[in-house]
Context: one part of a larger RNA
RNA sequence: GUCUGGGAGUUUUUGUACCUAGCAAGCCUAAGGAUGAUUUCCGGAGGCGUAGCGAAAGCGAGUCCGAACAGGGCGCUCAGUUAGGUGCAUUAAACCCGAAACGGAGGUGAUCUACCCAUGGCCAGGUUGAAGCUCGAGUAAGAUCGAGUGGAGGACCGAACCCGUGAACCUUGAGAAGUUCUGGGAUGAGCUGUGGGUAGGGGUGAAAGGCCAAUCAAACCCCGUAAUAGCUGGUUCUCUUCGAAAUAUAUUUAGGUAUAGCCUCGCACGCUGAUUGCCGGGGGUAAAGCACUGAAAAGGCUAGGGCCCGUCCUAGGGUAUCAAACCUUAUCAAACUCUGAAUACCGGCGAGUGUAGUGCGGGAGUCAGUCCGCGGGGGAUAAGCUCCGUGGACGAGAGAGGAAGAGCUCAGACCGCCGAUUAAGGCCCCAAAAUCACCACUAAGUGGAACUAAGGAGGUGGGUUUACAUAGACAGUAGGGAUGUUGGCUUAGAAGCAGCCACCAUUUAAACAGUGCGUAAUAGCUGACCUAUCGAGUGGACCUGCGCCGAAGAUGAUCGGGACUAAGUGGUGUGCCGAAAUCGCGGACUUCGCGCUUUGCGCGGAGUGGUAGAAGAGCGUUCCAACUGGAGUGAAGCCGAAGGGGCAACCGACGGUGGACCGGUUGGAAGUGAGAAUCCAGAC
Numbered sequence: 001g002u003c004u005g006g007g008a009g010u011u012u013u014u015g016u017a018c019c020u021a022g023c024a025a026g027c028c029u030a031a032g033g034a035u036g037a038u039u040u041c042c043g044g045a046g047g048c049g050u051a052g053c054g055a056a057a058g059c060g061a062g063u064c065c066g067a068a069c070a071g072g073g074c075g076c077u078c079a080g081u082u083a084g085g086u087g088c089a090u091u092a093a094a095c096c097c098g099a100a101a102c103g104g105a106g107g108u109g110a111u112c113u114a115c116c117c118a119u120g121g122c123c124a125g126g127u128u129g130a131a132g133c134u135c136g137a138g139u140a141a142g143a144u145c146g147a148g149u150g151g152a153g154g155a156c157c158g159a160a161c162c163c164g165u166g167a168a169c170c171u172u173g174a175g176a177a178g179u180u181c182u183g184g185g186a187u188g189a190g191c192u193g194u195g196g197g198u199a200g201g202g203g204u205g206a207a208a209g210g211c212c213a214a215u216c217a218a219a220c221c222c223c224g225u226a227a228u229a230g231c232u233g234g235u236u237c238u239c240u241u242c243g244a245a246a247u248a249u250a251u252u253u254a255g256g257u258a259u260a261g262c263c264u265c266g267c268a269c270g271c272u273g274a275u276u277g278c279c280g281g282g283g284g285u286a287a288a289g290c291a292c293u294g295a296a297a298a299g300g301c302u303a304g305g306g307c308c309c310g311u312c313c314u315a316g317g318g319u320a321u322c323a324a325a326c327c328u329u330a331u332c333a334a335a336c337u338c339u340g341a342a343u344a345c346c347g348g349c350g351a352g353u354g355u356a357g358u359g360c361g362g363g364a365g366u367c368a369g370u371c372c373g374c375g376g377g378g379g380a381u382a383a384g385c386u387c388c389g390u391g392g393a394c395g396a397g398a399g400a401g402g403a404a405g406a407g408c409u410c411a412g413a414c415c416g417c418c419g420a421u422u423a424a425g426g427c428c429c430c431a432a433a434a435u436c437a438c439c440a441c442u443a444a445g446u447g448g449a450a451c452u453a454a455g456g457a458g459g460u461g462g463g464u465u466u467a468c469a470u471a472g473a474c475a476g477u478a479g480g481g482a483u484g485u486u487g488g489c490u491u492a493g494a495a496g497c498a499g500c501c502a503c504c505a506u507u508u509a510a511a512c513a514g515u516g517c518g519u520a521a522u523a524g525c526u527g528a529c530c531u532a533u534c535g536a537g538u539g540g541a542c543c544u545g546c547g548c549c550g551a552a553g554a555u556g557a558u559c560g561g562g563a564c565u566a567a568g569u570g571g572u573g574u575g576c577c578g579a580a581a582u583c584g585c586g587g588a589c590u591u592c593g594c595g596c597u598u599u600g601c602g603c604g605g606a607g608u609g610g611u612a613g614a615a616g617a618g619c620g621u622u623c624c625a626a627c628u629g630g631a632g633u634g635a636a637g638c639c640g641a642a643g644g645g646g647c648a649a650c651c652g653a654c655g656g657u658g659g660a661c662c663g664g665u666u667g668g669a670a671g672u673g674a675g676a677a678u679c680c681a682g683a684c
Base pairs, nucleotide, nucleotide: 001684002683003682004681005680006679011092014089015088016087017086018085019084020083021082022081023080026048027047028046032042033041034040052059053058062074063073064072065071095234096233098231102224103223104222106221107220108219114198115197116196117195118194119193120192121191122190123188125157126156127155128153132149133148134147135146136145137144161185162184163183166181167180168179169178200216202212203211204210237618238617239616240615241614242613247260248259249258250257251256261366262365263363264362265361266360267359268358269357271354275351276350277349278348279347280346281345287339288337289336293333294332295331297329298328299327300326302323304322305321306319307318308317309316369394370393371392372391373390374389375388376387377386378385399410400409401408414587415586416585417584419583420582421581425577426576427575428562429561430560434574436573437572438571439570440569441568447564455549456548459546460545461544462543463542464541465540466539467538468537476533477532478531479530480529482506483505484504487501488500489499512527516525517524588608589607590606591605592604593603594602595601596600619673621670622669623668624667625666626665627664628663629662630661637657638656639655640654644651645650
């Protein structure tokens, strides 16, 4: 893991609500007793109800407060009670399994290990050479020195022995701590045998919270004990009706709970409801505005300050300095408003029998929400971010589209049909339907990342406007492009062309006191300007459509793919495809209305997605009672099972196997339904 079996809302107390039944202004007994009747008979102690109000005395359909015959509070109308069943609460272990823990003047443990006591045992070999002693030297005597002897030491090296430093291996091991190499101690605070001692808030500890039998920040066993668990997991048959919430307030509260909100069931009320028409309201949002409060741009005007000139001190003058108030022009504001919507909200009168509404009572669940559109706060006018408001969807929603994809688009699935019409979205192939029609655009595979950044560009289409042009434009080609003069100044030089000043005049068809290149300065080239040639459009600006660059990512690319110049983009049109939507045909159920012969049937309307959850109706299992059946001519169980039944849980003739009991109906009672709990036991 699989299979088989087991496995979780039970019972008691009390209360409360509903259902059923008995009796009823009454209803019922309890303990106990009798009998032996399953369920009976006694038993009235006592309980609930029939009257309330007041703290009470007390009064009483009233009473209390009060001076009150005023007012107010609670009452006066409204049937109870007993039993059974069911829902819920309560008491208990209280749906089941699960702690870490806590307590016990209950017990077991020092055969492991810590320390201690008693008594034993063990430490190859090698090295070093303390004190002391002897002899000699030395001294007045000493001290001292030398040699020898001697054999001290938590001394040295190193086996046994004890330990466990580093590494590798092992790590479903040979082993629940090892092996190998390496390493530390090895006469000592050494190691070790045997016997004994200290016990759980206690021991022991050269101290690590270490160790006390593979267990230690309080051992193990038993008991309290089914401790408690606002936590996690699990909780077993079917169908039908309705169907939430993830909010407010409070909380030693934030993943819990209470009350309200939202769901369901019952009873009552009855037009009150959603929505809609008309009418009447208040408002200060959006927008807008600048009249207030503030912000803020340019100019004008002009106090005050700065700077400059001037002044002995004063005075005075100037200013492309800063700038109040005021004026003109142009603006901004959640905490500005001279103004001011749309909606929303409140009220009135109608419609509205519904998709309803309101009250009372029984039962809940919900209190982690998420995304999208719109209005905002926070953040960075970031986030699949966060916090509100408002609507939708998901949650609890299947189907179609979006390549795929809870929250987007379309659309709300009772069941069946090899019928039909559409929605979003599509119609070249994959792949159902237009290689459909017409008018344009795009050349970038743009389309197909970024509604596409700032910025850039003789890409290309459309539009507006302006200038020039057959008295000949624009471009090209040919020619001219001169004189005073090398203008003056400056300068070494300055001659159109370093720089400064001026920029005239003449001849002309036209020609600059010169646009650029160039020279040391000249020279030279060129342009402006004019003519000829040519012969029809040529320049500029703005608005706009579609494109181009800007454009960088990590395993191989790609629009879903193939492919496409339309099968891309904009516009117009006609068809078609396309869903569980809608329609058609058949069927089931719920509910409302009507009709009929009440049960029920018929017709008609509306409806039947669904998590938590509320409500209803059933199927099956075991046992009991009454009735009624089957069975060796084959019970149960097991295997199979009908163009058999039931929406389903299931029932089942019959056949096989099996070999002794088992059904049906109506009631009753429950150890009553298994796939999940790292569930339990067994088997494989």
Predicted 3D model of a 684-nucleotide part of an RNA (large-subunit ribosomal RNA, domain II) from a Puniceicoccales bacterium. It matches the Rfam family "Bacterial large subunit ribosomal RNA".